[in-house]
RNA sequence: AGAGUUUGAUCCUGGCUCAGAACGAACGCUGGCGGCAUGGCUAAGACAUGCAAGUCGAACGGUACGUUGUAUUUAUAUGGCGUACAGUGGCGAACGGGUGAGUAAUGAAUAGGUAACGUACCCCGGGCACAGGGAUAACGUCGGGAGCUUGCUCCCUUUGCGAAAGUGACGGUAAUACCUGAUGACAUCCUCUGGUGGCAUCAUCGGAGGACCAAAGGGUGGGGACCCUCGGGCCUACUGGCCUGGGAGCGGCCUAUUUCCUAUCAGCUUGUUGGUGAGGUAAUAGCUCACCAAGGCAACGACGGGUAGCCGGACUGAGAGGUUGACCGGCCACAUCGGGACUGAGACACUGCCCGGACACCUACGGGUGGCUGCAGUAACGAAUAUUCCGCAAUGGGCGAAAGCCUGACGGAGCAAUGCCGCGUGGAGGACGAAUUCCUUCGGGAUGUAAACUCCUUUUGGGGUGACGAAAACAAUGGGUGUUAAUAUCGCCCGGCGCUGAUCUAACCCUGAAUAAGCCUCGGCUAAUUCCGUGCCAGCAGCCGCGGUAAUACGGAAGAGGCAAGCGUUGUUCGGAAUCACUGGGCUUAAAGCGCGUGUAGGCGGCUCGACAAGUACUUUGUGAAAGCCCUCGGCUCAACCGAGGAAUUGCUGGGUAUACUGUCGAGCUUGAGGUAGGUAGGGGUGCCUGGAACUCUAGGUGGAGCGGUGAAAUGCGUUGAUAUUAGAGGAGCGCCUGUGGCGAAAGCGGGGCACUGGGCCUAUCCUGACGCUGAGACGCGAAAGCGUAGGUAGCAAACGGGAUUAGAUACCCCGGUAGUCUACGCCGUAAACGAUGCGCACAAGGUUCAUCGGCUUCUGACAGUUGGUGGGCCGAAACAAAAGUGUUAAGUGCGCCGCCUGGGGAGUACGGCCGCAAGGCUAAAACUCAAAGGAAUUGACGGGGGCUCACACAAGCGGUGGAGCAUGUGGCUUAAUUCGAGACAACGCGCAGAACCUUACCCGGGUUUGACAUGCUUGGAUUAGCUUUGUGAAAGCAAAGUGACACGGUUUACCGUGGAACUUGCACAGGUGCUGCAUGGCUGUCGUCAGCUCGUGUCGUGAGAUGUAGGGUUAAGUCCCCUAACGAGCGAAACCCUUGUCGCUAGUUGCCAGCGCGUAAUGGCGGGCACUUUAGCGAGACUGCCGGUGUCAAACCGGAGGAAGGCGGGGACGACGUCAAGUCAUCAUGGCCCUUAUGCCCGGGGUUGCACACGUGCUACAAUGGGGCGGUACAGAGCGAUGCGAAGCCGCGAGGUGGAGCAAAUCGCAAAAAACGUCCCUCAGUUCGGAUUGCAGGCUGCAACUCGCCUGCAUGAAGCCGGAAUCGCUAGUAAUCGCGUAUCAGCUAUGACGCGGUGAAUAUGUUCCUGAGCCUUGUACACACCGCCCGUCAAGUCAUGGAAGCUGGUAGUACCCGAAGUUCGCGAAGCUAACCCGCAAGGGAGGCAGCGGCCGACGGUAAGACCGGUGACUGGGACUAAGUCGAACAAGGUA
Repeated sequence: AGAGUUUGAUCCUGGCUCAGAACGAACGCUGGCGGCAUGGCUAAGACAUGCAAGUCGAACGGUACGUUGUAUUUAUAUGGCGUACAGUGGCGAACGGGUGAGUAAUGAAUAGGUAACGUACCCCGGGCACAGGGAUAACGUCGGGAGCUUGCUCCCUUUGCGAAAGUGACGGUAAUACCUGAUGACAUCCUCUGGUGGCAUCAUCGGAGGACCAAAGGGUGGGGACCCUCGGGCCUACUGGCCUGGGAGCGGCCUAUUUCCUAUCAGCUUGUUGGUGAGGUAAUAGCUCACCAAGGCAACGACGGGUAGCCGGACUGAGAGGUUGACCGGCCACAUCGGGACUGAGACACUGCCCGGACACCUACGGGUGGCUGCAGUAACGAAUAUUCCGCAAUGGGCGAAAGCCUGACGGAGCAAUGCCGCGUGGAGGACGAAUUCCUUCGGGAUGUAAACUCCUUUUGGGGUGACGAAAACAAUGGGUGUUAAUAUCGCCCGGCGCUGAUCUAACCCUGAAUAAGCCUCGGCUAAUUCCGUGCCAGCAGCCGCGGUAAUACGGAAGAGGCAAGCGUUGUUCGGAAUCACUGGGCUUAAAGCGCGUGUAGGCGGCUCGACAAGUACUUUGUGAAAGCCCUCGGCUCAACCGAGGAAUUGCUGGGUAUACUGUCGAGCUUGAGGUAGGUAGGGGUGCCUGGAACUCUAGGUGGAGCGGUGAAAUGCGUUGAUAUUAGAGGAGCGCCUGUGGCGAAAGCGGGGCACUGGGCCUAUCCUGACGCUGAGACGCGAAAGCGUAGGUAGCAAACGGGAUUAGAUACCCCGGUAGUCUACGCCGUAAACGAUGCGCACAAGGUUCAUCGGCUUCUGACAGUUGGUGGGCCGAAACAAAAGUGUUAAGUGCGCCGCCUGGGGAGUACGGCCGCAAGGCUAAAACUCAAAGGAAUUGACGGGGGCUCACACAAGCGGUGGAGCAUGUGGCUUAAUUCGAGACAACGCGCAGAACCUUACCCGGGUUUGACAUGCUUGGAUUAGCUUUGUGAAAGCAAAGUGACACGGUUUACCGUGGAACUUGCACAGGUGCUGCAUGGCUGUCGUCAGCUCGUGUCGUGAGAUGUAGGGUUAAGUCCCCUAACGAGCGAAACCCUUGUCGCUAGUUGCCAGCGCGUAAUGGCGGGCACUUUAGCGAGACUGCCGGUGUCAAACCGGAGGAAGGCGGGGACGACGUCAAGUCAUCAUGGCCCUUAUGCCCGGGGUUGCACACGUGCUACAAUGGGGCGGUACAGAGCGAUGCGAAGCCGCGAGGUGGAGCAAAUCGCAAAAAACGUCCCUCAGUUCGGAUUGCAGGCUGCAACUCGCCUGCAUGAAGCCGGAAUCGCUAGUAAUCGCGUAUCAGCUAUGACGCGGUGAAUAUGUUCCUGAGCCUUGUACACACCGCCCGUCAAGUCAUGGAAGCUGGUAGUACCCGAAGUUCGCGAAGCUAACCCGCAAGGGAGGCAGCGGCCGACGGUAAGACCGGUGACUGGGACUAAGUCGAACAAGGUA
């Protein structure tokens, strides 16, 4: 720092996605150790159990126990000391600890104020502590029964009441508890008075007088004098008490600024805002009350709704920002829910009290008890979060004089890889490299120094020893010092015997490589690849996307990459995202300028001078807690972690200085703006009047059959007289002028005249003096259609009717026709209301044109020239822009203000609100869904777009096919099998240039398994090949017998040994017409013999690309020429090649025969010759070369001459880049897959020939231009021949047979050419046409003609009389017609295919149309490219959502009712009452309490609404899905 993804490709816009960091996390797989942290985010839902706040006997009376005394006979009584204890009393319990429900301000943060306040404990200072009194806890008693000496005893037995919680009566006691009195001021208050200060209410320092208020003691030590009840008093030290001033720390209250979303919340408020008085508080205040006034807040967002504890900080980021508020720290709020006060220095109190509600527990049913959001823990919830641990040793807190006690604060341990940090799982050596596994081109490669093996080490682990350190306080005791009358004590300082560890652990020893590696990924992004399995299945996926038989994307394996005690996934935040843009974006066409104006608030604002100092700048003060971040240094072996110091904390506040700029105030100016005067153009606006053309209607006349309309028609009108012609009436719109023109803010404005009226521009430079620009809201105007009321209505014309068209035609076309269009008044308020471009000002090249107003030139002037404005256009520099384009009328460069945008769809929709009579408008979401949607330009392709051009493409002709019969191929059907392939053109007489067996791949049956065929190794031995014979069989084959090889060596033959080939045994392997032509090579078809297809360099463009290859001519041709930012080149075209047409040269045998000769019935038959023909080699010839014309001086074209041939002479071979996943795995080759006693191989038979039918290609015909007979007569070319062609002769009607001459061929043979020509017959008929079909008899080939061959003779004699729609071939030696040959082949299905020659036409000098093709151009939403793409209704399924009669839940209020606890106010005679007063007493009084009433008041109830949800028969649209129906859009999309 970027990357992937829209396209065939490109640039842009734009969204989606990824790579990073983080976490109180969770889940999956895995898991060795340690340090430091962190750990219920959900149900502020409910909680069993234990613990979390006590302490003080040196405040008090007592009780118990122990110990020790005294008195005493015992019982017992009474002391001392110690320990413990309930109670009274004091202090604490308001801290600490938890949580974040509520709270958008009664909160928090920052900065201030308090002259409006409080403060227990602590510190400093001053003063005081006198005299009395009455209670009350504690403690004791309480029941029933019996006996009697009426106050004792005994019994039952816990025994006042009550189940319990709790609680009563009587008696009775203490205090540092309570009460009364005294004293008392520098405190407080009041009055008078003086000074100082303050912004003010006032504060502060003095003086005088008055009022009012206090107390508590305790124990320990010591003690001289005095007193004594012998305890002490008293004195002293200590501690506590009361009053008071100050301080510290901690609090209360107030102010300013900041503090989330929502306007689909715009108005809110009655204690409300202020005042006066009173109450209340520690204190200000409507805090509360009475009265008075009518204020207060709000677009700088009040009020309402939603959400939320706030901050220091944390995460992220380059920063600015964004998100967040766990742990630690500060503040706030809360303690089961709601209300309330009491006590107290402090609370409206987490583990206090009272009341009400819910819930839970106990109960004897009468009534009680409880509050884990303390630490553990439980169930529940949930993806999810720990031990009912140890200790007060440390730090801190409470109480205490202290020892000490209490402390789930805290210190520690336990659990969890939850996070961060550190360590380890061994180290060194060890092969051209074991084994395994994987891959392989089979050679090898990888795993891999990895292992094994050798040597070494011992961190962690296991075991043991160990007990240093972490700790100072306290304290026996000693010293110093202060207090004091005191060398007592006591306080402080120094030394110090001794005591205290919950938990952790250094170090050392032993042991042995031993105890320790996983997870994810490997198509691109993104580091890392192969094999197997699977076969759009199973599955993967963050995005793009993989998977349909060769998957680097699924699953496994091997290998590789990354991280590592972790690794991945999921979730969330920031980043990337400049994708909300302050830093740092945009709005012509991509999303985005309000339809236009007037103008309020606001924002912004010309020149000069002065003042101030708010903004601004600099400097300084205080603050910005600590922790954290950063820097430096230090402590744990390092690090994480921790400590110290610094910096930073960009902020707020007080003071000072500066005054350029902004601001404010004051004074001036004229250039912005406005005014005045004089001109000027104009469809600017409103009203009234008026004109002619056309149209329709009406009326009479003329006239007499049609008119009208269309692609063509029909409906319609017309003999009741239309159309046409004449006259009158009516309404609407204004032709020509008219323009690229004018005016207006826009919408919009068009005959003429008059009246009223708005704005612009020019000239003068006279006046005012910044009066300006923009403009949220607001207000006004606003096409067409539509609505309301009243008119009007000629034409036109939604709806509607009819006629056509059509498959349909609710359309396009035609005939009619109503609203409407017109007028007045009132609504509506929208348009592609567009320049798709907001308004204003300034600046920055020009050229040209139009409209309009001026100046100058000229004596004047229609004109002309020049110049200054204003307005309307075009072209263009710079610049801008993604490009197209814009370009002084900006989309350039700047400034000011407003509006708007943030992916596509859902949707400009729903709900709500406002407006409207309605139609509807304005404002305006979400769920869900997609990975795109889009802009501009490029190359193609396509168009029922255009231009140019071509082709047997059409037209002009000739002949066919389609009808018949047959042949042949195909489909279909059938079958055991009818083998397979080919399928528009470009499959179908195609593969097949020959299916009776073979072929043959198919079917049935028989057989065979190293095989019919190849190679290698191996066994055997002469078994072998060949030949003969036999058996069996349908054959293949199997079995048997005989005979029997070759080479070399030994060797006399015989024989022996060895070897190659063959055979045989076994193993590797062979074999496959089995699959995939969509894995392939090769070959082929087709567009198309169409003229195209490209490259190098240069140039242009951001780029895809363009140019070249376009344009003008020309050609069969991108053929050539001219021009040209192109210049050249290549593959194609052409040429080169073959053949044919003319001539020449050379050469003559098998060819030829003119001349010479011989011979024959005749024939080049022979000698001879090669002249000619011919054969086959080499040459010549044709090039627009020549002439004329046209043309651009060109290319070229037209005509002509000559020539055998003329403009490519005819024909062939030759086929560019590419297209069709075209055809072929069955020609061949080949990857992969499949079969291996079979899907291989051999054989017999059958089938490929099967037949209701359909199609293609052909043959023969339908006849007289013909058929038949006769033969009288002719004339070719190209081929073929040895398993061959086969002559003559003979036999047969014939096919053929016999025969065998000649011939490996210019020699012999096939071989007769046939149409043609001549002549005779037939005479228009199903025939002397036609020959199918069938019968009989034959011939040939072959092992064999039944399925299933060909041919011959005789007989038979079918359909068919020229062929519907439609369709094919052909432009000259062509069509048509006639025969001949060849390949394949034993024979043949050949009428096919490929060749050969004979006879031999017609028509076209045109390109409108059909088909196809080429170039240029245009449009495009197509790119699998029109056989494309694609929208909507309907029908099916799924999903989310709106409406809805209702049903149901919640929230905040309003009105009224009820009214607990409690404060407060009033009453308080009657009930109760220790302290004070009167009184000898009894008693009375004062005061208090109970009780009663009033205000307020929680919960609850009633009522009507508001708001937010849930659900809901039915209903509306939306999204997605696979296929369907009908039409629509994209090309002129066939009606733009």